[in-house]
Context: one part of a larger RNA
Molecule: large-subunit ribosomal RNA, domain II
Organism: Flavobacteriaceae bacterium M23B6Z8
RNA sequence: GCCUACGAGUUACCGUUACCAGCGAGGUUAAAGUCUUCAGGACUGGAGCCGUAGCGAAAGCGAGUCUGAAUAGGGCGAUUAUAGUUGGUAGUGGUAGACGCGAAACCGUGUGAUCUACCCAUGGGCAGGGUGAAGCUGUGGUAACACACAGUGGAGGCCCGAACCGGUUGACGUUGAAAAGUCUUCGGAUGACCUGUGGGUAGGGGUGAAAGGCCAAUCAAACUCGGAAAUAGCUCGUACUCCCCGAAAUGCAUUUAGGUGCAGCGUUGCUUUAGUUAUAUAGAGGUAGAGCUACUGAUUGGAUGCGGGGGCUUCACCGCCUACCAAUUCCUGACAAACUCCGAAUGCUAUAUAAUGUUGAGCAGCAGUGAGGGCAUGGGUGCUAAGGUCCAUGUCCGAGAGGGAAAGAACCCGGACCAUCAGCUAAGGUCCCCAAGUGUAUGUUAAGUUGAAAAAACGCGGUUUGACUGCUUAGACAGCUAGGAUGUUGGCUUGGAAGCAGCCAUUCAUUUAAAGAGUGCGUAACAGCUCACUAGUCGAGCGGUCGAGCAUGGAUAAUAAUCGGGCAUAAACAUACCACCGAAGCUAUGGCUUUCAAUUGAUUUUGAAGGGGUAGGGGAGCAUUCUAUUUACGCAGAAGGUGAACUGUGAGGUUUGCUGGAGUGAAUAGAAACGAAAAUGUAGGC
Numbered sequence: 001g002c003c004u005a006c007g008a009g010u011u012a013c014c015g016u017u018a019c020c021a022g023c024g025a026g027g028u029u030a031a032a033g034u035c036u037u038c039a040g041g042a043c044u045g046g047a048g049c050c051g052u053a054g055c056g057a058a059a060g061c062g063a064g065u066c067u068g069a070a071u072a073g074g075g076c077g078a079u080u081a082u083a084g085u086u087g088g089u090a091g092u093g094g095u096a097g098a099c100g101c102g103a104a105a106c107c108g109u110g111u112g113a114u115c116u117a118c119c120c121a122u123g124g125g126c127a128g129g130g131u132g133a134a135g136c137u138g139u140g141g142u143a144a145c146a147c148a149c150a151g152u153g154g155a156g157g158c159c160c161g162a163a164c165c166g167g168u169u170g171a172c173g174u175u176g177a178a179a180a181g182u183c184u185u186c187g188g189a190u191g192a193c194c195u196g197u198g199g200g201u202a203g204g205g206g207u208g209a210a211a212g213g214c215c216a217a218u219c220a221a222a223c224u225c226g227g228a229a230a231u232a233g234c235u236c237g238u239a240c241u242c243c244c245c246g247a248a249a250u251g252c253a254u255u256u257a258g259g260u261g262c263a264g265c266g267u268u269g270c271u272u273u274a275g276u277u278a279u280a281u282a283g284a285g286g287u288a289g290a291g292c293u294a295c296u297g298a299u300u301g302g303a304u305g306c307g308g309g310g311g312c313u314u315c316a317c318c319g320c321c322u323a324c325c326a327a328u329u330c331c332u333g334a335c336a337a338a339c340u341c342c343g344a345a346u347g348c349u350a351u352a353u354a355a356u357g358u359u360g361a362g363c364a365g366c367a368g369u370g371a372g373g374g375c376a377u378g379g380g381u382g383c384u385a386a387g388g389u390c391c392a393u394g395u396c397c398g399a400g401a402g403g404g405a406a407a408g409a410a411c412c413c414g415g416a417c418c419a420u421c422a423g424c425u426a427a428g429g430u431c432c433c434c435a436a437g438u439g440u441a442u443g444u445u446a447a448g449u450u451g452a453a454a455a456a457a458c459g460c461g462g463u464u465u466g467a468c469u470g471c472u473u474a475g476a477c478a479g480c481u482a483g484g485a486u487g488u489u490g491g492c493u494u495g496g497a498a499g500c501a502g503c504c505a506u507u508c509a510u511u512u513a514a515a516g517a518g519u520g521c522g523u524a525a526c527a528g529c530u531c532a533c534u535a536g537u538c539g540a541g542c543g544g545u546c547g548a549g550c551a552u553g554g555a556u557a558a559u560a561a562u563c564g565g566g567c568a569u570a571a572a573c574a575u576a577c578c579a580c581c582g583a584a585g586c587u588a589u590g591g592c593u594u595u596c597a598a599u600u601g602a603u604u605u606u607g608a609a610g611g612g613g614u615a616g617g618g619g620a621g622c623a624u625u626c627u628a629u630u631u632a633c634g635c636a637g638a639a640g641g642u643g644a645a646c647u648g649u650g651a652g653g654u655u656u657g658c659u660g661g662a663g664u665g666a667a668u669a670g671a672a673a674c675g676a677a678a679a680u681g682u683a684g685g686c
Stems, first nucleotide, its partner, number of pairs: 001686006011096013026050003032044004036039001054061002064076004099237002102234001106227003110223002117201009126191001128160003131156001135152006164188003170183003203219001205215003240621006250263005264369002266366007275356009289342001290340002296336002301331003307325002309322004372397010402413003417591004422587003428581003431566003437578001439577006450568001458553002462550010479537005485510003490504003516531001520529002592611007622675001624672010640659008
């Protein structure tokens, strides 16, 4: 991992609701007893319970009663409208283990110190080598000691190192040879040493040279059995079919935040008759917008200048001036969620009309949900960051398949009862992959732009186009030829300054077709080149400004590595148009089924509207085992096993071949240890 078997809403009692049945102002017996055909039986038993009357804390009174001083008022009732009760079944609640499995823990009785910790008693063990304490003896020495030297001696938690005890390093081992070892290396090795045997201390207790260590491979509280099916707002699992409807992820509260209660939303039944949508009319209101010499506050530039500061003048007043400050006023610009002289669209409320009307509302049973999410729009927060966060309105996903967007929960189209080798469309497409146009007309683009998911400021004599405007056969624009002069080297400055370092100047005048007191190079300064300007030549358009379209640079990541690909100059882009393709949409044909209405002897027929679906609610069925009654089959072959055919929407059923070798079905009721793919499910097998 697979196969087989087992494996989870049960039972009792008490409520509650619905349905069915009995009786009904009543309903019903319990224990117990009697009888029989011994059962799902009959009878006796009315004790008790529920209902028929309420009010009060109660005594109590009673269609009233309580409060109260009250014949007041008020509370709860009665009246108009009495229905209950017993049993059965189903749903559901409560109490019980209460759908099943699952803790870590807590408590109680015991069992353990043959492991290990410490202690007690009694035994045992420690090769060999080294060092050489005290003491003692001798000699020297001293007044006597002291002291010195030599010898002797053999001390020590002394030294080296086996046994023994330990466990420092490294490697191996890691489904091991071993649930802690092997090899190497290393520490202690006469001691606080090691060790045999016997004995002692026991679980909130022991023991501990103390590591929360050890107390039998178990220790921040051992093990065993019991309380016990502890509790688990947590995780996992929870078994046949078809039909109808179909949510929520919100509000409030919570020792509450992944739980729960009430409300909201779902469903089923009953009752009831309003509801819903659209349009019109009438309303309330201060949002979007707008505005502010309409307030509050903020605010740009200018003008004026009461007044103040400074200065002039003056003995003082007056008066005058101002690159100053600045109220007020005027003009101008311009802002606001907590500004408003104004002010929509929507939405909301009411009424009317129309349409719709298996719709809405109420009550009762049963829920689930209370982690939501994306997108669009209006906002708060944040950085007008987030696949961010918090609200509002809508929508879809959730619980929604199908087509499109290459691929994609929620973007676009569109809501799947079943069947069909029929038709029409939506979004989106029509060169090939790939169904349908190499469609029509007119333009644009040259960048493979299009076409990486996407891109800015800024740049650009790319190109197309629009508006306005200047010059031009009296010859424009560009090119070429020629001229481009004189006073004068203007004045000043300067070493120099001559058109061209700098300063000044009504920068003038003359000759001219035209020529600046000079546009740019250049010189130390001149010179030289050139331009403006003019003529000639040439012969038709040439310039400027603003705007629009498509391109272009800006443009930067690791496969040649991409528009989904091939590829395309249209098969790109823009505008207009026609045709076609394209979905589970719509239509067509046949069938199934639900609800409503009418109809029928009849789920009979007709009509209308429906049939996506998670949690969840409701309805109808299939199968298994056993029981009762009735009725069948079977050694001329039952059940079971294994194939085949037929049949039912399905769970399933029927027939039959082979096998098998003795029991088994059907109908109608009843009762359940009643359906497995999952629980790191349990047991067995492979």